Description:
The RNA shown here (transfer RNA) has 73 nucleotides and comes from a bacterium. The coordinates come from a structure-prediction model, not an experiment, and the mean pLDDT is 81. It matches the Rfam family "tRNA". Rfam describes the family as follows. Transfer RNA (tRNA) molecules are approximately 80 nucleotides in length. The sequence was found in a public genome assembly.
RNA sequence: GGGCGAUUAGCUCAGUUGGUAGAGCGCAUCGUUUACACCGAUGAGGUCAUGGGUUCGAGCCCUGUAUCGCCCA
Repeated sequence: GGGCGAUUAGCUCAGUUGGUAGAGCGCAUCGUUUACACCGAUGAGGUCAUGGGUUCGAGCCCUGUAUCGCCCA
């Protein structure tokens, strides 16, 4: 220098066809308990890495950039 893949909640990851952003774990509160844990209920938490474009509408499509991984030279 070239090619491919990844980037979404604190962590691990879904989101298949463009149409309300989700799950598990973790966290907070309440219930339960003498207490803790377990369990149950409720809740908080997101610039979907980032700039631009297409579209009535983008996590998803197009394009630039950044970071990480793999391969080639």